[in-house]
Context: one part of a larger RNA
RNA sequence: GCCGGCGACUUGUAGGUAAUGGCAGGUUAAAGUUAUGAAGCUGAAGCCAUAGCGAAAGCGAGUCUGAACAGGGCGUUUGUCAUUAUUUACAGACCCGAACCCGGAUGAUCUAGCCAUGACCAGAAUGAAGCUUAAGUAACACUAAGUGGAGGUUCGAACCGACUGAUGUUGAAAAAUCAGCGGAUGAGUUGUGGCUAGGGGUGAAAUGCCAAUCGAAUUCGGAGCUAGCUGGUUCUCCUCGAAAUGCGUUUAGGCGCAGCGGUUAACGCUAUAACUUAGGGGUAAAGCACUGUUUUGAUGAUGGCUUCGAAAGUUGUACUGAAUUAAUGCAAACUCUGAAUACUAAGUGUGUAGUUAACCAGUGAGACAGUGGGGGAUAAGCUUCAUUGUCAAAAGGGAAACAGCCCAGAUUACCAGCUAAGGCCCCUAAAUAACUGCUAAGUGGUAAAGGAGGUGAAAAUGCGUAGACAGCCAGAAGGUUCGCUUAGAAGCAGCAAUCCUUUAAAGAGUGCGUAAUAGCUCACUGGUCAAGUGAUUUUGCGCCGAAAAUGAACGGGACUAAGCAGUUUGCCGAAGCUGUAAGAUACUUUUGUAUCGGUAGAGGAGCGUUCUGUAUGAGGUUGAAGCAUUAGCGUGAGCGGGUGUGGACGAUACAGAAGUGAGAAUGUCGGC
Numbered sequence: 001g002c003c004g005g006c007g008a009c010u011u012g013u014a015g016g017u018a019a020u021g022g023c024a025g026g027u028u029a030a031a032g033u034u035a036u037g038a039a040g041c042u043g044a045a046g047c048c049a050u051a052g053c054g055a056a057a058g059c060g061a062g063u064c065u066g067a068a069c070a071g072g073g074c075g076u077u078u079g080u081c082a083u084u085a086u087u088u089a090c091a092g093a094c095c096c097g098a099a100c101c102c103g104g105a106u107g108a109u110c111u112a113g114c115c116a117u118g119a120c121c122a123g124a125a126u127g128a129a130g131c132u133u134a135a136g137u138a139a140c141a142c143u144a145a146g147u148g149g150a151g152g153u154u155c156g157a158a159c160c161g162a163c164u165g166a167u168g169u170u171g172a173a174a175a176a177u178c179a180g181c182g183g184a185u186g187a188g189u190u191g192u193g194g195c196u197a198g199g200g201g202u203g204a205a206a207u208g209c210c211a212a213u214c215g216a217a218u219u220c221g222g223a224g225c226u227a228g229c230u231g232g233u234u235c236u237c238c239u240c241g242a243a244a245u246g247c248g249u250u251u252a253g254g255c256g257c258a259g260c261g262g263u264u265a266a267c268g269c270u271a272u273a274a275c276u277u278a279g280g281g282g283u284a285a286a287g288c289a290c291u292g293u294u295u296u297g298a299u300g301a302u303g304g305c306u307u308c309g310a311a312a313g314u315u316g317u318a319c320u321g322a323a324u325u326a327a328u329g330c331a332a333a334c335u336c337u338g339a340a341u342a343c344u345a346a347g348u349g350u351g352u353a354g355u356u357a358a359c360c361a362g363u364g365a366g367a368c369a370g371u372g373g374g375g376g377a378u379a380a381g382c383u384u385c386a387u388u389g390u391c392a393a394a395a396g397g398g399a400a401a402c403a404g405c406c407c408a409g410a411u412u413a414c415c416a417g418c419u420a421a422g423g424c425c426c427c428u429a430a431a432u433a434a435c436u437g438c439u440a441a442g443u444g445g446u447a448a449a450g451g452a453g454g455u456g457a458a459a460a461u462g463c464g465u466a467g468a469c470a471g472c473c474a475g476a477a478g479g480u481u482c483g484c485u486u487a488g489a490a491g492c493a494g495c496a497a498u499c500c501u502u503u504a505a506a507g508a509g510u511g512c513g514u515a516a517u518a519g520c521u522c523a524c525u526g527g528u529c530a531a532g533u534g535a536u537u538u539u540g541c542g543c544c545g546a547a548a549a550u551g552a553a554c555g556g557g558a559c560u561a562a563g564c565a566g567u568u569u570g571c572c573g574a575a576g577c578u579g580u581a582a583g584a585u586a587c588u589u590u591u592g593u594a595u596c597g598g599u600a601g602a603g604g605a606g607c608g609u610u611c612u613g614u615a616u617g618a619g620g621u622u623g624a625a626g627c628a629u630u631a632g633c634g635u636g637a638g639c640g641g642g643u644g645u646g647g648a649c650g651a652u653a654c655a656g657a658a659g660u661g662a663g664a665a666u667g668u669c670g671g672c
Stems, first nucleotide, its partner, number of pairs: 001672006011091013025048003031042003052059002062074004094232002097229001101222006112196009121186001123155003126151001130147005159183003163180005198214001200210003207216001235606006245258005259363002261360007269351001274348006285337001286335002291331003295327005303319001304317002308313001366391010396407003411582004416578003422572003425557003431569001433568006444559001450544002454541006461534003471528005477501003483495002507522001511520002583596005607661001609658007619649001626645005632639002
């Protein structure tokens, strides 16, 4: 891991409610009695009901409050006893699961320390004190050579330890092996016996060790501790069908009340969609009349500076800038204004709609999307409100795939039809459909500021057969090198001015150029040519901008339409709608109409298992149960005929009682 067995809402007592039954007042309890598998018979003590109101005295179909004959509160009667179901309370209370806490015992054969008594430490090295001799001294001291054999001394086996690395890591081993390593006469190692015990011991102290167990050993008991926590909770069909919100909470993953669901009654148009009518509002927008803020101009108080004056005062001001005014903006905490929606009321009006009561719940982690806001960075598959939808609890079609997007809500069957969203070249069902344009970028099939004689459309406008625009040919002069400045300044460093003349036309000069001139060129003009040409605004579709980590941003093939925009006609396309047939539920009942997705959850109806009773217990070795296989039947749980196996029990009907249904619980036992 698989297969098989076992495995979880029980029982008692007391309440609530519902259904059914008895009686009409109901009923017995303890006990007794008969009987011995009784729903028997005695047994009114008691309980509920029959009258309420008041704190009470008390009064009484009334009573209390009250001064009240007012008003108001509570009342002016029907039940009771069982059974069954459900629910609540108390009990282990659906099952399994702690870590802990407390009590009594058992442990120092492991290990910690201690006590008693024994044992053990190859070999080598160093060479303390002391002593001897010599030398030396007045005598010591001191020196030398010997002798000597000290030491938590040195090297190094046994022994004890455990610093490093490797191996091992379902090991040879629940701590080892190998190669090195530390101590090795000491605070050494070790044998045997003994002592200290669990809030206790022991500890050269690590919360270490106390039998592979230690921030409190082990074992039995309290004990089925408790678990607002996790997991699990077993047959079928039918009807309805949520919530993830508000308030409170030592509360936030739990509860209580409300909200939303179910069941059963009562009420009887009350709810709601839609329409009509009537309302209040201060949001969106808008505005600047208030409160603030804001840009520019005009006027310019006050102040500063300044002229004149001895001062008073006065002059000027390109400084400051109140207030007023003209024009222009902004506002969640501004409003002279002011919608759409929403909300309120009335009327019409409709539905297996609404309201109320009793009982039974679950929910109180929500998710995304659209819209209106707050927080954040007008970030987040972010967070928090409001509102709507979907998912949750919803399958089907589309979006390649894709809970929350688009379409649409699956009672069942059909090799029938029509459509929705979305599609119609192939993959792939249906147009290689039609018409009018656009795009050339594979744009389509990712992105901005910004950039560009890409290209289509529209508008208004300048010039143009009295010849435009572009090209080509020619001219582009004189006063004058204007004046100033300057070393120079002559159209062309700079400043100022920018005239006149000749002309078809020509700037006191558009650019290049020179030291300054010169030179080239332009504006402007004529000729040639011949019909359009220049500048601007709006707009459609494209272009560049465009770099990321495996190759990956049309689903692919491929496409110049099979792309984009507009128009048109067909078709495909779902569990939608229709058709045909069938079932169920509710309401009507002539018969029809409506409904039948569903988690938590509520309600209803059934199947099956074991045992018991009744049926004179059918049947059964001419073959029961069980097992295997296979017709048939039922919406399903299931039932069941035949055949084989099997070898002794046992179907069916109506009732009753439960150790009554397994796929999950890191379930449990067995097998493989």